Predicted 3D model of RNase P RNA and transfer RNA as a complex of 505 nucleotides.
The prediction has a mean pLDDT of 76.
Rfam match: Bacterial RNase P class A. Rfam classes the family as a ribozyme.
RNA sequence: GCGGAAGGCUGGAUGGCCGCUUUGGUGCCUUCGGGCAUCGGGGAGGAAAGUCCGGACUCCAAAAAGAAACGGUGCCGGGUAACGCCCGGGCGGGGUAACCCGACGGAUAGCGCCACAGAAAAUAAACCGCCUGUCAUUCCAAAGCAUGCUUUGGAUUGUCGACAGGUAAGGGUGAAACGGUGGGGUAAGAGCCCACCGCGCGGCUGGCAACAGCGGCGGCAUGGCAAGCCCCACUGGGAGCAACGCCAAAUAGGGACCGCGUGCUGCUUUUGCCUUCGGGCAGGGCGGCGGAGCUUCUUUUGCUCCAGCAGGUCCGGGUUGGCGGCUGUAGCCCAUGUCGGUAACGGCAGGGUCAGAGGAAUGGUCAUCCAUGAUGAAGCGUUUGCGCGCGACAUCGGGACAGAAUCCGGCUUAUAGGCCUUCCGCGCAU
RNA sequence: GCGGGCGUAGCUCAGGGGUAGAGCAUAACCUUGCCAAGGUUAGGGUCGAGAGUUCGAAUCUCUUCGCCCGCUCCA
Numbered sequence: 001g002c003g004g005a006a007g008g009c010u011g012g013a014u015g016g017c018c019g020c021u022u023u024g025g026u027g028c029c030u031u032c033g034g035g036c037a038u039c040g041g042g043g044a045g046g047a048a049a050g051u052c053c054g055g056a057c058u059c060c061a062a063a064a065a066g067a068a069a070c071g072g073u074g075c076c077g078g079g080u081a082a083c084g085c086c087c088g089g090g091c092g093g094g095g096u097a098a099c100c101c102g103a104c105g106g107a108u109a110g111c112g113c114c115a116c117a118g119a120a121a122a123u124a125a126a127c128c129g130c131c132u133g134u135c136a137u138u139c140c141a142a143a144g145c146a147u148g149c150u151u152u153g154g155a156u157u158g159u160c161g162a163c164a165g166g167u168a169a170g171g172g173u174g175a176a177a178c179g180g181u182g183g184g185g186u187a188a189g190a191g192c193c194c195a196c197c198g199c200g201c202g203g204c205u206g207g208c209a210a211c212a213g214c215g216g217c218g219g220c221a222u223g224g225c226a227a228g229c230c231c232c233a234c235u236g237g238g239a240g241c242a243a244c245g246c247c248a249a250a251u252a253g254g255g256a257c258c259g260c261g262u263g264c265u266g267c268u269u270u271u272g273c274c275u276u277c278g279g280g281c282a283g284g285g286c287g288g289c290g291g292a293g294c295u296u297c298u299u300u301u302g303c304u305c306c307a308g309c310a311g312g313u314c315c316g317g318g319u320u321g322g323c324g325g326c327u328g329u330a331g332c333c334c335a336u337g338u339c340g341g342u343a344a345c346g347g348c349a350g351g352g353u354c355a356g357a358g359g360a361a362u363g364g365u366c367a368u369c370c371a372u373g374a375u376g377a378a379g380c381g382u383u384u385g386c387g388c389g390c391g392a393c394a395u396c397g398g399g400a401c402a403g404a405a406u407c408c409g410g411c412u413u414a415u416a417g418g419c420c421u422u423c424c425g426c427g428c429a430u
Numbered sequence: 431g432c433g434g435g436c437g438u439a440g441c442u443c444a445g446g447g448g449u450a451g452a453g454c455a456u457a458a459c460c461u462u463g464c465c466a467a468g469g470u471u472a473g474g475g476u477c478g479a480g481a482g483u484u485c486g487a488a489u490c491u492c493u494u495c496g497c498c499c500g501c502u503c504c505a
Stems, first nucleotide, its partner, number of pairs: 001426010012369007020043010045401001049412002052410005057240004062301006070236005075089005090104001091102004105231002110229002112225003127171002129167007136159002138155008179197006198220001199218003203214004244324004254315005259309002263289007271282004290306005317504002331353001333352002336349005370399001372397005379390004431501007440454004448485001456472005478494005
């Protein structure tokens, strides 16, 4: 100098004028709710976004235990309030490297699927091929006689032939073919045998572990898919600030359908009725048992109720208001120092906390400057020159992605341009 | 703000791992003196987009884009 890798910061600045919103002080007015004026303070983001995870918070009347169902996560260890997030490590993959990527448990628990092609797609099988045997057939030789047939022997392993058997080396199909390579072996072959590699199962060593290393055994028994069902481990109750609490106003405290129900019994009575004066019936009160309801179920408390239901669905009626939740002497927040830790992070000390709207403020305009683009351009460098590079200044343009909505911790996605730090490779010079 | 659903031919929808279909519509031909109806054919799709899993994705998973629906309070 060129090309790359990782991490971090920034996301226009200043001023004038006119507004919007919130808040503190002061003054005036007030129907006591507030309004107006004036002087001050504050007023979008790194993602405020997507709403993909995890919480806080609130309600589901309140709890405990267990089970099933339905999800979620998935190498190991750690961090955290928690997480599917973060950090470190392992394994696998990519890159010369810095470094990057990985939904990365289990396919000998079981079920299912693997189209087309192919012989065969998972308890293997046999299309071509290779090998063996028998038969047939061709040729040659010898022998026999019935003279053109039979028998015997042979052919470089004779032969586009048939049948039976062996084989899984080779061919071909496919995404994938039941371990791979080499040697021995065999009629041809084959883990049939051997060496190395792969795989599986024990052992020892190191490591908290994932896992790694060493050595032994097994001839292979175990194809792929779990982002198919599933198994294993861990884990999850549901709904969401339009939650929820309070105030005010108004209306028809309405209707239909469905579901579960319509108890038993004891004591008691300043209640009512009847009475043969013993009581009986109805009602009320207090108990017991039973039943119904109370987030899927069960059990144990507990709560409400016994004629309705702290059951459901739908139709109809009224309102379209206000306050709190909601914005901070707080915080799982931010950042500084120090200590511990490889790190994420944690402890301690001192400090900061300055948006808070509610159909929704955070804006508009002007000037100057800055990053930057286009055109022109005096001039400068280089070159013999053409050309190339830089370029004061002038004109025109011009700042990405995007905007809080109960609040936090993450992830993901979008993002013009600029700046900083560290590292790697190559080239040149020393 | 919160929750749920959908995206496949011009339109309405099937298909839920193995070469994308139906109805209507469109075009051509037949039929008719002409039109309609009827009949016979044909064309038309990157299955919203991008990644991943798989031999293979419209289908399974993730990300993203667009559209639709519901949710105030009182009794």